[in-house]
Context: one part of a larger RNA
RNA sequence: UUGGGCAUAAAGCAUCUGUAGGUGGCUUUUGAAGUCCGUCGUCAAAUCCCAGGGCUCAACCCUAGAUAGGCGGUGGAAACUAUCAAGCUAGAGUACCGUAGGGGCAAAGGGAAUUUUUGGUGGAGCGGUGAAAUGCGUAGAGAUCGAAAAAACACCAACAGAGAAAGCACUCUGCUGGGCCGACACUGACACUGAGAGACGAAAGCUAGGGGAGCGAAUGGGAUUAGAUACUCCAGUAGUCCUAGUCGUAAAUGAUGGAUACUAGGCACUGUGCGUAUCGACCCGUGUAGUGCUAUAGCUAACGCGUUAAGUAUCCCUCCUGGGGAGUACGUUGACAAGAAUGAAACUC
Numbered sequence: 001u002u003g004g005g006c007a008u009a010a011a012g013c014a015u016c017u018g019u020a021g022g023u024g025g026c027u028u029u030u031g032a033a034g035u036c037c038g039u040c041g042u043c044a045a046a047u048c049c050c051a052g053g054g055c056u057c058a059a060c061c062c063u064a065g066a067u068a069g070g071c072g073g074u075g076g077a078a079a080c081u082a083u084c085a086a087g088c089u090a091g092a093g094u095a096c097c098g099u100a101g102g103g104g105c106a107a108a109g110g111g112a113a114u115u116u117u118u119g120g121u122g123g124a125g126c127g128g129u130g131a132a133a134u135g136c137g138u139a140g141a142g143a144u145c146g147a148a149a150a151a152a153c154a155c156c157a158a159c160a161g162a163g164a165a166a167g168c169a170c171u172c173u174g175c176u177g178g179g180c181c182g183a184c185a186c187u188g189a190c191a192c193u194g195a196g197a198g199a200c201g202a203a204a205g206c207u208a209g210g211g212g213a214g215c216g217a218a219u220g221g222g223a224u225u226a227g228a229u230a231c232u233c234c235a236g237u238a239g240u241c242c243u244a245g246u247c248g249u250a251a252a253u254g255a256u257g258g259a260u261a262c263u264a265g266g267c268a269c270u271g272u273g274c275g276u277a278u279c280g281a282c283c284c285g286u287g288u289a290g291u292g293c294u295a296u297a298g299c300u301a302a303c304g305c306g307u308u309a310a311g312u313a314u315c316c317c318u319c320c321u322g323g324g325g326a327g328u329a330c331g332u333u334g335a336c337a338a339g340a341a342u343g344a345a346a347c348u349c
Stems, first nucleotide, its partner, number of pairs: 003321003008302001012317001015199003021193003025088004033081002035077009049065001051063004091190001092187003096182001098180002103176004108171002110153001114149004119145003125136002161168001205246006214240002219235004257316006265294011298305002322349003331342003
């Protein structure tokens, strides 16, 4: 490599858009590239296979024959794939009527808590712990009433919602993306996947300028301890926040790539439609798109999965091939750097 695989054993890119490529719905036609059938030529001899014969047998030798397959020519077939032409509407899309939503961006407003206060009142402790101490306080702390600041939004809250993922929640307004239901008007296969490529991408980190309430790596002190570079306590810088860039990684997880079709049920929730019911809403039945639980067949090494498959099939892509060495070295690419991506071998078990 082939084969076999990728939830948990090695293995699904963090996620999406999309180029080349691969694959691709129904009907009728064209021609015959693939495909199939016949025939001809050729693929030296020897060898292999096989029939007969010759050395007393055999090995060996001689004569005759043959399959499969390759390449080329020629004559046909036309189902399938590709092609030509024409059409269709079940895939896909556009328009329409509705609709739900923490989807995104920007602006404005709000209340609780915390801290500060060189403001008021007041006058002796406060704080902290297993117990203490460091710490704060008669230069007036703690408490209480005002004022200011920054960050985050209790309850509602859900097994819920929307988003490609990362991620998204106080309230209101503006701009804006996507989804779903329903009717069927239009286009008429316009589709699926996607090497490279591009976009987005938590936290931490980096650059510049702001901001800094709380928390808090580093650091200092008090304890604990044999020691305590920890757990615990008192402080506390970077950071956390905003603006503009950068980085491009996570147990970026459903440890499960995307698309399509098929394959028992039962229960529940969300959006939406129809029927029933009603004054109306609920209830009840049913369709559709999602989100969960349970379970049959089947699958699985087991655990478990089970119409949201890890079942049954098809298409396309990434990736794996014993452990360590090692996600290291070297080289290259991009990065301000940190580091990222690509990625071995010797040796050893």
The part of an RNA shown here (small-subunit ribosomal RNA, central domain) has 349 nucleotides and comes from Ligustrum vulgare. It matches the Rfam family "Bacterial small subunit ribosomal RNA". Gene Ontology terms of the family: structural constituent of ribosome and ribosome. Model confidence (mean pLDDT): 88 of 100. The RNAcentral record of the full RNA draws on SILVA. NCBI's taxonomy places the organism under Eukaryota, Mesangiospermae, asterids, Lamiales, Ligustrum.